[in-house]
Context: one part of a larger RNA
RNA sequence: GGCAUACGGCGGAUGCCUUGGCGUAGGAAGGCGAUGAAGGACGUGGUUAGCUGCGAAAAGCUUCGGGGAGCUGCUAAGCAAGCUUUGAUCCGAGGGUCUCCGAAUAGGGAAACCUAUCCCAUUGAAGAUGGGAUAUCUUCAUCUGAAUACAUAGGGUGAAGAGGCGAACCCAGGGAAGUGAACCAUCUUAGUACCUGGAGGAACAGAAAACAACCGUGAUUCCCCCAGUAGCGGCGAGCGAAAAGGGAUCAGCCUAAACCGCAUACAUGUGAUAGUUCGUACAUGUUGUGUGUGCGGGGUCAUGGGGCCUGACAUGGCUUUGGUACGACAAAGCCAAAGAGUUACAAAAAACAGCAUUAGCUGAAUAUUCUGGGAAGUGUAACCAGAGAAGGUGAUAGUCCUGUAAGCGAAAAUGUUGUUUCUCUUUGUUAGGUUCCCGAGUACCACGGGACACGAGGAAUCUUGUGGGAAUUUGGGAGGACCUUCUCCUAAGGCUAAAUACUCACCUGCGACCGAUAGUGAACCAGUACCGUGAGGGAAAGGUGAAAAGAACCCCUGUUAGGGGAGUGAAAUAGUACCUGAAACCGUAUGCUU
Numbered sequence: 001g002g003c004a005u006a007c008g009g010c011g012g013a014u015g016c017c018u019u020g021g022c023g024u025a026g027g028a029a030g031g032c033g034a035u036g037a038a039g040g041a042c043g044u045g046g047u048u049a050g051c052u053g054c055g056a057a058a059a060g061c062u063u064c065g066g067g068g069a070g071c072u073g074c075u076a077a078g079c080a081a082g083c084u085u086u087g088a089u090c091c092g093a094g095g096g097u098c099u100c101c102g103a104a105u106a107g108g109g110a111a112a113c114c115u116a117u118c119c120c121a122u123u124g125a126a127g128a129u130g131g132g133a134u135a136u137c138u139u140c141a142u143c144u145g146a147a148u149a150c151a152u153a154g155g156g157u158g159a160a161g162a163g164g165c166g167a168a169c170c171c172a173g174g175g176a177a178g179u180g181a182a183c184c185a186u187c188u189u190a191g192u193a194c195c196u197g198g199a200g201g202a203a204c205a206g207a208a209a210a211c212a213a214c215c216g217u218g219a220u221u222c223c224c225c226c227a228g229u230a231g232c233g234g235c236g237a238g239c240g241a242a243a244a245g246g247g248a249u250c251a252g253c254c255u256a257a258a259c260c261g262c263a264u265a266c267a268u269g270u271g272a273u274a275g276u277u278c279g280u281a282c283a284u285g286u287u288g289u290g291u292g293u294g295c296g297g298g299g300u301c302a303u304g305g306g307g308c309c310u311g312a313c314a315u316g317g318c319u320u321u322g323g324u325a326c327g328a329c330a331a332a333g334c335c336a337a338a339g340a341g342u343u344a345c346a347a348a349a350a351a352c353a354g355c356a357u358u359a360g361c362u363g364a365a366u367a368u369u370c371u372g373g374g375a376a377g378u379g380u381a382a383c384c385a386g387a388g389a390a391g392g393u394g395a396u397a398g399u400c401c402u403g404u405a406a407g408c409g410a411a412a413a414u415g416u417u418g419u420u421u422c423u424c425u426u427u428g429u430u431a432g433g434u435u436c437c438c439g440a441g442u443a444c445c446a447c448g449g450g451a452c453a454c455g456a457g458g459a460a461u462c463u464u465g466u467g468g469g470a471a472u473u474u475g476g477g478a479g480g481a482c483c484u485u486c487u488c489c490u491a492a493g494g495c496u497a498a499a500u501a502c503u504c505a506c507c508u509g510c511g512a513c514c515g516a517u518a519g520u521g522a523a524c525c526a527g528u529a530c531c532g533u534g535a536g537g538g539a540a541a542g543g544u545g546a547a548a549a550g551a552a553c554c555c556c557u558g559u560u561a562g563g564g565g566a567g568u569g570a571a572a573u574a575g576u577a578c579c580u581g582a583a584a585c586c587g588u589a590u591g592c593u594u
Base pairs, nucleotide, nucleotide: 001593002592003591004590005589006588007587008586009585015579016543017542020514021513022511023510024509025508026507027506029503030502031165032164039101040100041099042055043054044053046079047078049075050074051073061095062094063093064092065091066090070083071082072081106115107114108113116134117133118132119131120130121129122128136162137161138160139159140158141157142156143155144154169200170198171197172196173195174194180187184234210217211216221248222247223246224245231239232238252495253494254493255439259297260296261295262294263293264292265291266290267289268288275284276283277328278327279326280325281324282323302473304438305437306436307434308433309432310431311430312429313428314427316335317334318333319332320331321330322329337426338425339424340423341422349421350420351419352418353417354416355415356414357413358412360408361407362406366381367380368379370377382399383398384388390402391401392400444468445467446466447465448464449463450462451461454480475490476489477488478487479486530537531536550578553565554564555563556562
């Protein structure tokens, strides 16, 4: 030195465990913010480093409920001082307080700081202190007001709103490249990533100028299918429908215009014609007429509809008005009756009741023997069960604890449903005539783009930058060039729930999901320590024991290190470097061997 055996050291694998994760289902919610958010800084405790909570009223104040014996949050114990059955601590709902920064908003600024102006209060005054106001933009109102006469721009004041944050989903405006095509340019990737703007609990879309095919359907959205079909395509790579059929869900409406009335501005009008609802009589006469605007009525459709005029039929009551009188007629208001309603179709609120959520409450049934440190285990004998889910308790508990099945419960706040109050609507049908209206720089055309599964193609359809530029029902558009026949529809205004998409955060359940190199990056004071100028990157780190009973006292020593006794404990080779404690690696002892 090697090998073997035994005993150790170091090390932290393995086993067991789980406070943390992951996934999924359901419910509920889908926002917060100038009444100052999200996120922070600094403070705040008797003692206080960090975390948590809170805000100079600072681990808290107050009201109303719940609850019922202890309490003054955690690491984390102690000391001190207190509170509490006159109900504390704790849990829930409402309210109060809420420094400074931050959209940050009086001005500035190197965030958590500096410096102001005006008004009010305290004060005799200066000063000081305290409170309030003072940002920008948009809209509306109002006062002013240039060049420049009217005006406009601009300025001042007041009121209302906005601004910022937030995971995905949604809509819109912009918009790549790596890639694929085995190169690459049209093409593809892809209208994807990304940027910007905007909104909602969903968004978008939406009540046919639609499809279809000679039969018919009847807004939109989503799913299955149609179908990898018809098609498109350097006809390459690839891209890729629709109708029909079956389902989910269902809901329809309001305007513009014609015409009438009122108001207003401008123009026009001296013959009293016209007008003043109609007839007759009287009276009046800047009443009238035309154009524009506003408001109210009317009206909303494709078997075309509506307006206006005439006629017919049906249609509650009362009052008022329409220059005066009589008669008729019309309009308005009120009552009655009928109907409807706050998600569109008009719109606001209140009361009551029910239900749900935000604290909670009741809740059955066991003794003993043995082993053991410990009984829930073993043996014996019982009981409950609408409860034998689960967790805990010194080993494995239906009957010990928390619970479980089944029931019960809200002063307050919120949500939701219903009823009532309340609010709104109420002439219609029909025949004839008239030809007044039915959304214009629009439809359409040409050129150039884009979107449509469709790459300019035979290219319809949608959209629009430039230039032209119609018609009003004997009108107009579509049916994939175009034309005819036929059919369908009615553009150029608007609103609209549900079925659909998503899940940052909240609650509950479940798992042939993980079990500390796994599962989130993070089971532990983690987006921390640390790295980087910065954008950004980004760890490691769980386990004594049933209970600290965490080793009084003695000894060794330079010793607050470490160890030996003693003691605790079932166990200390469970001693806080703590469950188990593999291997590599390092030793001690013994044997064999060189």
Background:
Predicted 3D model of a 594-nucleotide part of an RNA (large-subunit ribosomal RNA, domain I) from an Acidobacteriota bacterium. It matches the Rfam family "Bacterial large subunit ribosomal RNA".